[in-house]
RNA sequence: AGAUAGAGGUGCGGUUGUUAAUAGUAGAUUCGCUUUACGGUUUCGCAAACUUCGGGCGAGUUGAAAGGAACUGCCGCCGAAAGAUCGUUCAGGCGUGUUCGGUCUUGGGAGUACGGAGAAUAUCCGUGCUACUGUCGCAAAUGCGGAGAGCUAUCUU
Numbered sequence: 001a002g003a004u005a006g007a008g009g010u011g012c013g014g015u016u017g018u019u020a021a022u023a024g025u026a027g028a029u030u031c032g033c034u035u036u037a038c039g040g041u042u043u044c045g046c047a048a049a050c051u052u053c054g055g056g057c058g059a060g061u062u063g064a065a066a067g068g069a070a071c072u073g074c075c076g077c078c079g080a081a082a083g084a085u086c087g088u089u090c091a092g093g094c095g096u097g098u099u100c101g102g103u104c105u106u107g108g109g110a111g112u113a114c115g116g117a118g119a120a121u122a123u124c125c126g127u128g129c130u131a132c133u134g135u136c137g138c139a140a141a142u143g144c145g146g147a148g149a150g151c152u153a154u155c156u157u
Stems, first nucleotide, its partner, number of pairs: 001156006009078001011077005017071003027062009039051004044095003081106007090097002107133002110130008135146004
């Protein structure tokens, strides 16, 4: 230097099914009242197009779903994976989403503060802080420091 195999543990990611919540919400429908445009439809939003079709409120009847989450099973794994940014594929009028790749950051989970997403007090993402933990290095020694292109084992050169 290369190849193979491993370890960290509330470890990472994907997926089927079930469940809770979303929610008695959105929508539909009946009745009543109201509104004539800074109105309405198409949208997640804007633009554009069309248009007076309609809209709003209250009561009654009926009544969802997606994304996200928890659990179980299965699958792929240990830069697992996540994020930012640049380019790129596809869709679109745009915001944007999506495919593939480059560069940079992050060892891991937890708690917490702020910010963002979200229906949500669930959860996720980013930044900071706190201790814990795995690994290597230094140090007469229980402290300090580094990063996964790392660490350990075996084999080959």

Predicted 3D model of a 157-nucleotide RNA (Lysine riboswitch aptamer) from a bovine gut metagenome. The RNAcentral record of the sequence draws on MGnify. Of the family's consensus pairs, 100% are formed in the model. The coordinates come from a structure-prediction model, not an experiment, and the mean pLDDT is 78.